[in-house]
RNA sequence: AAAGUAAGCUGGGUAAUCGCUGGCGCAGUGCCGAAAGGCCGCGUGAGAGGAAAGUCCGAGCUCCGUAGAGCAGGGUGCUGGGUAACCCCCAGUGGGAGCGAUCCUAAGGAAAGUGCCACAGACAUGGAGACCGCCGAUGGCCUUUUUGGGGCGCAGGCAAGGGUGCAACGGUGCGGUAAGAGCGCACCAGCGGCGCGGUGACGCGUCGGCUAGGUAAACCCCACCUGGAGCAAGACCGGAUAGGAGUACGAAACAACGGCUCGUUGUGUACUCGGGUAGGUCGCUGGAGCGAAUUGGCAACAAUCCGCCUAGAUAGAUGAUUGCCACCUCAUCAGUGCGAGGUUGACAACAACCGCCAUCAGCGCGCGAGGAACAAAACUCGGCUUAUAGGCUUGCUUUUUGC
Numbered sequence: 001a002a003a004g005u006a007a008g009c010u011g012g013g014u015a016a017u018c019g020c021u022g023g024c025g026c027a028g029u030g031c032c033g034a035a036a037g038g039c040c041g042c043g044u045g046a047g048a049g050g051a052a053a054g055u056c057c058g059a060g061c062u063c064c065g066u067a068g069a070g071c072a073g074g075g076u077g078c079u080g081g082g083u084a085a086c087c088c089c090c091a092g093u094g095g096g097a098g099c100g101a102u103c104c105u106a107a108g109g110a111a112a113g114u115g116c117c118a119c120a121g122a123c124a125u126g127g128a129g130a131c132c133g134c135c136g137a138u139g140g141c142c143u144u145u146u147u148g149g150g151g152c153g154c155a156g157g158c159a160a161g162g163g164u165g166c167a168a169c170g171g172u173g174c175g176g177u178a179a180g181a182g183c184g185c186a187c188c189a190g191c192g193g194c195g196c197g198g199u200g201a202c203g204c205g206u207c208g209g210c211u212a213g214g215u216a217a218a219c220c221c222c223a224c225c226u227g228g229a230g231c232a233a234g235a236c237c238g239g240a241u242a243g244g245a246g247u248a249c250g251a252a253a254c255a256a257c258g259g260c261u262c263g264u265u266g267u268g269u270a271c272u273c274g275g276g277u278a279g280g281u282c283g284c285u286g287g288a289g290c291g292a293a294u295u296g297g298c299a300a301c302a303a304u305c306c307g308c309c310u311a312g313a314u315a316g317a318u319g320a321u322u323g324c325c326a327c328c329u330c331a332u333c334a335g336u337g338c339g340a341g342g343u344u345g346a347c348a349a350c351a352a353c354c355g356c357c358a359u360c361a362g363c364g365c366g367c368g369a370g371g372a373a374c375a376a377a378a379c380u381c382g383g384c385u386u387a388u389a390g391g392c393u394u395g396c397u398u399u400u401u402g403c
Base pairs, nucleotide, nucleotide: 001399002398003397004396005395006394007393008392009391010390012325013324014323015322016321017320018319020047021046023044024043025042026041030039031038032037049374053385054384056383057382058381059380060379061230062229063228064227068262069261070260071259073226074225075224076223077222078092079091080090081089082088093107094105095104096103097102108221109220113219114218115215116214117213131162132161133158134157135156138155139154140152141151142150143149144148170188171187172186173185174184175183189211191208192207193206194205195204196203197202234282235281236280237279244273245272246271247270248269249268253267254266255265256264289308290307291306293304294303295302296301327371328370329369330368335365336364337363338362341354342353343352344351345350
């Protein structure tokens, strides 16, 4: 200098004028209203994101409900830790990609069982199978110079070679054999036993026998977790209407609890049709909150102490205008600062061109024009996923060059 990789910050600032919403304090009893309640005045503070998006997870909170057990259903799936919890985060292990920093992982069980692996191929039931083939020692047949030799490839033997296929009944090599085969041996892979290390996943070593395909992102088995519905949840105030009508069951009954069973509780319950209220207040923002320091921990994070309070709308506020500054792109008269190098050939080397003592080679400022990403709170929080113009910072890896 270039190329990568991991993490983080920001994503306009400032001033003035006018406007909108709400908190707190003061004041008035003025205005609206049937009421609950609201409005108006003065002052002082505050007012949309890193994703507010997606609604994919987990919770806080509310109700069913006074409260449970089991089954089914659903979820997760390597180990340990963090957390209120999680399908999240951190650290590891196994496997894969990359020269590397790093990244990805649907990663329990196929010897509990069932299913599937089309077509091709002899064979894809796991101890199944012979298309092309190899042998033919032993037995058989033929021939001969007849105890020999030669031939046939029949009986029989083989699955090592070839072929088909995503995948072929462990792989490579040597020996052995009639030809072969873990038949034996060496080295690997797989499976199992033992020992050591580790909290553990697992790793290392050694021994054994010679080998029990793939698929669970198929059903299933195993381990762990798990009520449901949701802020349009729900609570209260005021007022109004039809203290309406009907159906089912009725205490050995009915109802409540997402489904079923048991159990518990209650005493009338459930359902259908019809009518009234479209008012107001709460929920609604002080939190598993944010920040600094210290300690512990590889880390995620936890504890202690100190400090801070940063929207609460309801047809839905948080805006408009102007000036200056900042950022990006294009471009730039006069002038001005730096300046001995700069440009092209991909970097360097090398080559060519332009320039060099105070200089318009080159770089910036200077006149202007244009642009400025993704995007909008609605109960709240912890994550994940998706979108994002531009700017900045740090660690690490690889390559090249110089000292």

Annotation
Predicted 3D model of a 403-nucleotide RNA (Bacterial RNase P class A) from a Bacillota bacterium. Taxonomically the source falls in Bacillota (Bacteria, Bacillati). Its Rfam family is "Bacterial RNase P class A". About the family: Ribonuclease P (RNase P) is a ubiquitous endoribonuclease, found in archaea, bacteria and eukarya as well as chloroplasts and mitochondria. It is annotated as a ribozyme. The coordinates come from a structure-prediction model, not an experiment, and the mean pLDDT is 75.